[in-house]
Context: one part of a larger RNA
RNA sequence: UGACGGGGGCCCGCACAAGCGGAGGAGCAUGUGGUUUAAUUCGAUGAUACGCGAGGAACCUUACCCGGGCUUGAAAGUUACUGAAUCAUCUAGAGAUAGAUGAGUCCGCAAGGACAGGAAACUAGGUGCUGCAUGGCUGUCGUCAGCUCGUGCCGUGAGGUGUUGGGUUAAGUCCCGCAACGAGCGCAACCCCUAUGUUUAGUUGCCAGCAUGUAAUGGUGGGGACUCUAAACAGACUGCCUGUGCAAACAGAGAGGAAGGAGGGGACGACGUCAAGUCAUCAUGGCCCUUACGUCCGGGGCUACACACGUGCUACAAUGGAUGGUACAGGGGGCUGCUACCUGGUAACAGGAUGCCAAUCUCAAAAAGCCAUUCACAGUUCGGAUUGAGGUCUGCAACUCGACCUCAUGAAGUUGGAUUCGCUAGUAAUCGCAUAUCAGCAAUGAUGCGGUGAAUACGUUCCCGGGCCUUGUACA
Numbered sequence: 001u002g003a004c005g006g007g008g009g010c011c012c013g014c015a016c017a018a019g020c021g022g023a024g025g026a027g028c029a030u031g032u033g034g035u036u037u038a039a040u041u042c043g044a045u046g047a048u049a050c051g052c053g054a055g056g057a058a059c060c061u062u063a064c065c066c067g068g069g070c071u072u073g074a075a076a077g078u079u080a081c082u083g084a085a086u087c088a089u090c091u092a093g094a095g096a097u098a099g100a101u102g103a104g105u106c107c108g109c110a111a112g113g114a115c116a117g118g119a120a121a122c123u124a125g126g127u128g129c130u131g132c133a134u135g136g137c138u139g140u141c142g143u144c145a146g147c148u149c150g151u152g153c154c155g156u157g158a159g160g161u162g163u164u165g166g167g168u169u170a171a172g173u174c175c176c177g178c179a180a181c182g183a184g185c186g187c188a189a190c191c192c193c194u195a196u197g198u199u200u201a202g203u204u205g206c207c208a209g210c211a212u213g214u215a216a217u218g219g220u221g222g223g224g225a226c227u228c229u230a231a232a233c234a235g236a237c238u239g240c241c242u243g244u245g246c247a248a249a250c251a252g253a254g255a256g257g258a259a260g261g262a263g264g265g266g267a268c269g270a271c272g273u274c275a276a277g278u279c280a281u282c283a284u285g286g287c288c289c290u291u292a293c294g295u296c297c298g299g300g301g302c303u304a305c306a307c308a309c310g311u312g313c314u315a316c317a318a319u320g321g322a323u324g325g326u327a328c329a330g331g332g333g334g335c336u337g338c339u340a341c342c343u344g345g346u347a348a349c350a351g352g353a354u355g356c357c358a359a360u361c362u363c364a365a366a367a368a369g370c371c372a373u374u375c376a377c378a379g380u381u382c383g384g385a386u387u388g389a390g391g392u393c394u395g396c397a398a399c400u401c402g403a404c405c406u407c408a409u410g411a412a413g414u415u416g417g418a419u420u421c422g423c424u425a426g427u428a429a430u431c432g433c434a435u436a437u438c439a440g441c442a443a444u445g446a447u448g449c450g451g452u453g454a455a456u457a458c459g460u461u462c463c464c465g466g467g468c469c470u471u472g473u474a475c476a
Stems, first nucleotide, its partner, number of pairs: 001476002003473003007470007015460002019423005026314008034305002042053002064300007076123004081117003086103007106113002125289002128287003134283002136278003139274001141272001146185006152161003165176003191266004196234007206223002210221003237260001240254001241252004303442001316416001320375007332363003337356002341352004382413001387408007429452007
């Protein structure tokens, strides 16, 4: 100087408390461990691994296993040679591949060019190892308020001072004081979205007033008022008032205002810590393989199952289930696409048909809600696992191993031990909608979007984590 203390003081955080809803019990989904296996590819492992890399494992992916092939190689470049490219058919084979037949005979005056074949040579190739050789990227402490420097001063020196003290703040934020005076990286602000208004602009959006038309609809003429769209600007600064205070600032159901003291949210992550994670995104040093640890193909596996754990979904019901009627979003996607509408089918869907490269057409029905009817506390008209049968769709192909529909079946489960998690407001809880990936889909996941919409916070004694000062130390 740090680190640590079941030392002290001050302060903060869904840290506790006060509340609300969960997990831990059940079934299923998914990830992991373990076990099994020819293989169950690899990585991630307290917090900071475990619906994680994977925002799509039937083949492909694919890295694993078994078997069959190739060796300048599956791909790319250079140098000569030959031939247009290419298409069709047949044979063997699981295919990779090998062989045969036919058609075809490129552009350019030429030089040459594009494409293909095969030979040789130089380069190849490796998801093989080392994240403890590395770059880059990322997690975490932590959006915590800290981390430092120049000059000066103090100390023999390591170092100190500044950065401590008194107040204040979300903040090393600001004020006052002070052997310090300044400065940098952080904080804040500058950026984006959202809450209000003004101006500009009115199409594909809107329709108040004026017409017109329909069974009905901004449908049509028209209009810019309104909603909205999308650009610019305004607006909030403790600016004003009162009180406290030297000041900074704090308090006020104060005024004004759409918004008030950081209005709400996002992006943004200091010096560093964990030899944290990643050589399997990529790049890369070293080492290793080179008729194989490279590469092509068929099939299998990554989907196994006595069991253990994590994360979720669905429930155990009446604040509910079922049937019928009826209302209101936002944000997205669409040409190998989204499809109105019609017909068939109980349905998944199929056959037609039309609009839309979309503020125009479409996916699209929002759901909870509201209004009726029914069920009366039961393992039930709760719950839907499991299984049987029949179908639909995607796709060369649904056996291992897809999703969906219909009928039948109808398991466990009656609110969950110790323990444990999330959340402070448009939040929790609850309800649907959309998208990426994607032929299809194992999505109950992830990321967004809106609808309905709470309770509680006395307080900081205690648990956990953190910040500042101080003290002790046999630790560095």
Molecule: small-subunit ribosomal RNA, 3' major domain
Organism: uncultured bacterium